Model confidence (mean pLDDT): 79 of 100. This is a predicted structure of a 158-nucleotide RNA (c-di-AMP riboswitch aptamer (ydaO/yuaA leader)) from a Streptomycetaceae bacterium. The sequence is in RNAcentral, with records from Rfam.

RNA sequence: CGGACACCCCCGCCGAAUCCGGCGAGGUCUCUUCCGGACCGACCCGGAGCCGGGGAACCACCAUUCCCUGGGGUGAAUCGGCGCGGUCCGCCGCGCUGUAGGGCCCGCUUCCGGCCCGAACCCGUCAGCUCACCCGGUAGGCGGCGACGGAAGAAGGA
Numbered sequence: 001c002g003g004a005c006a007c008c009c010c011c012g013c014c015g016a017a018u019c020c021g022g023c024g025a026g027g028u029c030u031c032u033u034c035c036g037g038a039c040c041g042a043c044c045c046g047g048a049g050c051c052g053g054g055g056a057a058c059c060a061c062c063a064u065u066c067c068c069u070g071g072g073g074u075g076a077a078u079c080g081g082c083g084c085g086g087u088c089c090g091c092c093g094c095g096c097u098g099u100a101g102g103g104c105c106c107g108c109u110u111c112c113g114g115c116c117c118g119a120a121c122c123c124g125u126c127a128g129c130u131c132a133c134c135c136g137g138u139a140g141g142c143g144g145c146g147a148c149g150g151a152a153g154a155a156g157g158a
Base pairs, nucleotide, nucleotide: 010144011143012142013141014140018048019047020046021045022044026040027039028038029037030036049138050137051136052135053134054133059128070126071123072122073121074120079098080097081096082095083094084093085092086091101117102116103115104114105113108153109152110151111150112149
């Protein structure tokens, strides 16, 4: 000097998952040590904001019979095709591939383009919508570059 990894601060992104106050385990600095001081701060508690669920009327649904099948929620994360395996023959699991949908990249918006995701979990036989009202959540995970793109529009500036 260059590179890789780890940690801290800062900035940014996904996401409702942020902010403020109280308490304060513990830690860092100052220091030879103690005291003192400064800073950070787990758990817990309260509030604000945000997100979600339950829950009337109105509305929606509701012809009959038989067979099969529980159903619902958070979330973008659904629905197919092919292959393999299992099966109580209803399906289920895994892999590949597409896909509804979602996110990122031009300061903003739309279209086009490029890149990525397309998981997981919960309730427990119960749920349409939904005023009042009730309940719960406020986690996690990435990045520090280069498709530092194209067009139109809006905003802003002179």